[in-house]
RNA sequence: GGGGUUUUAGCGCAGCUGGAAGCGCGCCUCCAUGGCAUGGAGGAGGUCACGGGUUCGAAUCCCGUAAGCUCCA
Numbered sequence: 001g002g003g004g005u006u007u008u009a010g011c012g013c014a015g016c017u018g019g020a021a022g023c024g025c026g027c028c029u030c031c032a033u034g035g036c037a038u039g040g041a042g043g044a045g046g047u048c049a050c051g052g053g054u055u056c057g058a059a060u061c062c063c064g065u066a067a068g069c070u071c072c073a
Base pairs, nucleotide, nucleotide: 001072002071003070004069005068006067007066010025011024012023013022019056027043028042029041030040031039032038049065050064051063052062053061
């Protein structure tokens, strides 16, 4: 330098076919217990890596950039 792949909540990941974002753990509040652990109920937290484009509508399609992993030279 070229090819492939990944980037979504604090962490690990889903969301593949465009209709607008969820799961587990963690965090906060409440309940059960004398208390801890544990269990139950509720809740907060996201410019979907960044910048453009297509579309009525984009995490999803297209282009570019950045970073990680990997292959070739």

Transfer RNA from Solobacterium sp. UBA3303, 73 nucleotides, folded computationally.
Taxonomically the source falls in Solobacterium (Bacteria, Bacillati, Bacillota, Erysipelotrichia).
Model confidence (mean pLDDT): 83 of 100.
Rfam family: tRNA. The family's RNA type in Rfam is transfer RNA.
It was read from a public genome assembly.